Description: The RNA shown here (transfer RNA) has 73 nucleotides and comes from a Candidatus Campbelliibacteriota bacterium. The sequence is in RNAcentral, with records from ENA. The coordinates come from a structure-prediction model, not an experiment, and the mean pLDDT is 82. Rfam family: tRNA. The family's RNA type in Rfam is transfer RNA.
[in-house]
RNA sequence: CCAACCGUAGCUCAGUUGGUAGAGCGCAGAGCUUAUACCUCUGUGGUCCCAGGUUCAAGUCCUGGCGGUUGGA
Numbered sequence: 001c002c003a004a005c006c007g008u009a010g011c012u013c014a015g016u017u018g019g020u021a022g023a024g025c026g027c028a029g030a031g032c033u034u035a036u037a038c039c040u041c042u043g044u045g046g047u048c049c050c051a052g053g054u055u056c057a058a059g060u061c062c063u064g065g066c067g068g069u070u071g072g073a
Base pairs, nucleotide, nucleotide: 001072002071003070004069005068006067007066010025011024012023013022019056026044027043028042029041030040031039049065050064051063052062053061
């Protein structure tokens, strides 16, 4: 320098055909227990990397940029 893939909650990731953003873990509270843990219930969570475009509507499509991983020269 070129190419591919990835960027969504505190962490690991789903989100297929564009139509109200989700799970597990975590965290907080309650129950249980002599108590802690386990377990159960409830709650807590996001400018979807940034900027623009298309669309009635964009996490999803298009363009540019930034970051990461891998490969090539």